A computed fold for a 73-nucleotide RNA from a Chloroflexota bacterium, annotated as Fluoride riboswitch aptamer (crcB RNA motif). Its mean pLDDT, the model's own confidence on a scale to 100, is 76.
RNA sequence: GUUCCUACUGGCGAUGAGGCUCGCCCAAACCGCCGCGCCGCUCCGUCGGCGGGCUGAUGGCCUCUACCAAACA
Numbered sequence: 001g002u003u004c005c006u007a008c009u010g011g012c013g014a015u016g017a018g019g020c021u022c023g024c025c026c027a028a029a030c031c032g033c034c035g036c037g038c039c040g041c042u043c044c045g046u047c048g049g050c051g052g053g054c055u056g057a058u059g060g061c062c063u064c065u066a067c068c069a070a071a072c073a
Base pairs, nucleotide, nucleotide: 010025011024012023013022016064017063018062019061020060021059032054033053034052036051037050038049039048040047
């Protein structure tokens, strides 16, 4: 490192936690977007790297925490 068996009981859904619920996974499920710039590749479609820009703490609902904006005291 690989394979098999047994036992236990789960894990995941772009940033934290809890409840409910939906879907998915068995070593997978999962790991956001940009008509932007530069470089490389190139089947000229695209891909990769670097940089820049943007939204969101949910798969969905509710609540809490963090962040952001506005108003009031």